[in-house]
Molecule: transfer RNA
Organism: Candidatus Nomurabacteria bacterium
RNA sequence: GCCGAGAUAGCUCAGUUGGUAGAGCAUUCCCCUGAAGAGGGAAGGGUCCCCAGUUCGAAUCUGGGUCUCGGCA
Repeated sequence: GCCGAGAUAGCUCAGUUGGUAGAGCAUUCCCCUGAAGAGGGAAGGGUCCCCAGUUCGAAUCUGGGUCUCGGCA
């Protein structure tokens, strides 16, 4: 330099015909316990990498950029 994949909650990741964003773990609280752990219940937490475009409406489609990983040279 060329090609491909990826960027969504603190972490790991889902989210396919565009229509108010989710799970597990973690955190906080409650139940349970002599206490803790395990188990059960609830809550908080997100400008969906950035900029622009299309659309009534974009995490999702289009263009450009940044960063990460892999392959080729």